[in-house]
């Protein structure tokens, strides 16, 4: 200098005319995102006439260990395992010794096989029986993996290391490391195939609901009523449904919430002060002209609200770390 990994930050900014909408003290104040998108997860809120235990069974989810959070399949920290020279980055990560299945094609065979070799015997020199799983081919995977021993020739048959199992020592909250001793050693893989194992789980949805006012219908306990089904017990309890208006009405914006400082904690987060309130349309609202600054503009517009997830997205800026070439 160059090329990269990680994080924040940015998504123009300030003024002035004019112009839209909502508040309002009427001078005047606010006004689309980091993902607002997708609708994939999980809350708050509403509606389903009530609740509490206990048994039985169905679907549906997650799936390593500690933690955080209102929860979640989220995050954050570590373990394991996979990529990368490296900073880092991914992870669909319980069980294959409870069963069942599936493994096209190729291959001689895919739950135990002999097509080529290899070695033995007989023998008409072309073959037949017998032996072997080390070599070779197939293939994603072919009776652990290399080196020797040994043998007709081979083979954990045997030794040594390595894997692998199961049992003990330390370490650690734990996931698991590490190290000792057995032991020739459980026949490949897949559970994002059925399966088992552990824990969790109402359904609808803001077009969700809701009030008053006037009018009709029908109903009364010998019935009915829980929010996964079905049984049993206990304790409660019981008007419902239809048309019209008010009325382009409420629900609708102070939220588990921003911002700042201080303590705690590796971190995610937490806890204390203190400040400001920053969109509520519904015929759907922020648009245009001008100056000034600047690295400089991509994806793209709320509709009840929050927390996360994937997806889209140019142009940079800033900080740290890595790798690589130079020169002192």
């Nucleotide at each position: 200098u160059c090329a990269g990994u990680u994080a924040u930050g940015c998504a123009g900014a300030c003024a002035a005319u004019c112009g839209c909408a909502u508040c309002a003290u009427a001078u005047g104040a606010u006004g689309a995102g980091g993902a607002a998108a997708g609708u994939c997860c999980g809350a708050g809120c509403a509606u389903c006439u009530a609740g509490a235990g206990a048994a039985c069974a169905a679907a549906g989810g997650u799936g390593c260990a500690g933690g955080c959070u209102a929860a979640c399949g989220g995050c954050c920290u570590g373990u394991g395992g996979g990529g990368g020279c490296g900073a880092c980055c991914c992870u669909a990560a319980g069980g294959a010794a409870a069963g069942u299945g599936c493994a096209a094609c190729a291959g001689a065979a895919a739950u135990a096989a002999a097509c080529c070799g290899c070695c033995g015997c007989a023998u008409u020199u072309a073959u037949u029986c017998g032996g072997u799983a080390a070599g070779g081919a197939u293939g994603g995977a072919a009776a652990g993996g290399c080196a020797g021993u040994g043998u007709a020739a081979g083979a954990g048959a045997c030794u040594a290391c390595c894997g692998g199992a199961a049992a003990g020592u330390u370490g650690g909250a734990g996931a698991c490391a590490a190290u000792u001793u057995u032991c020739g050693c459980u026949c490949u893989g897949u559970a994002a195939a059925c399966c088992c194992c552990a824990c969790c789980u109402g359904a609808u949805g803001c077009a969700a609901g809701g009030a008053g006012a006037a009018g009709g219908a029908c109903a009364a306990a010998u019935g009915c009523g829980c929010u996964u089904g079905u049984u049993c017990u206990c304790u409660c309890g019981c008007g419902u449904c239809c048309u019209u208006u008010u009325a382009g009405c409420c629900g609708c914006u102070u939220g588990a919430g921003u911002u700042u400082a201080c303590a705690g904690g590796c971190a995610a987060c937490u806890g204390u002060a203190a400040a400001a309130c920053u969109a509520g349309a519904u015929a759907g609202a922020u648009g245009a002209u001008u100056g000034u600054c600047a690295a400089a503009u991509a994806c793209a517009g709320a509709a009840c609200u929050c927390g996360g997830c994937u997806u889209a997205c140019a142009a940079c800026a800033u900080a740290a770390c890595u790798g690589a070439u130079u020169u002192g």
Molecule: Bacterial RNase P class A